[in-house]
RNA sequence: GGGCGUAUGGCUCAGUUGGUUAGAGCGUUCGGUUCACAUCCGAAAGGUCGCAGGUUCAAAUCCUGCUACGCCCA
Numbered sequence: 001g002g003g004c005g006u007a008u009g010g011c012u013c014a015g016u017u018g019g020u021u022a023g024a025g026c027g028u029u030c031g032g033u034u035c036a037c038a039u040c041c042g043a044a045a046g047g048u049c050g051c052a053g054g055u056u057c058a059a060a061u062c063c064u065g066c067u068a069c070g071c072c073c074a
Stems, first nucleotide, its partner, number of pairs: 001073007010026004019057001028044005050066005
């Protein structure tokens, strides 16, 4: 330099054919249970969907460029 892949709550990851409210587990906080802790049960908080632009009535999802990381080729 060229090609490919990944980027979504604090962490690890889903998300169908673009369809109106973006989810799970773990973690955190609060409550219940216990003499207490753990376990278990219930609830809550927590998201510029990497960045910018474009297409569309509508974009996490499609298109273009860029950034970071990883793999391959030279």

About this RNA:
This is a predicted structure of a 74-nucleotide RNA (transfer RNA) from a Planctomycetota bacterium. Rfam family: tRNA. It is annotated as a transfer RNA. Rfam's curators write: Transfer RNA (tRNA) molecules are approximately 80 nucleotides in length. Its family is annotated with triplet codon-amino acid adaptor activity in the Gene Ontology. Lineage of the source: Bacteria > Pseudomonadati > Planctomycetota. It was read from a public genome assembly.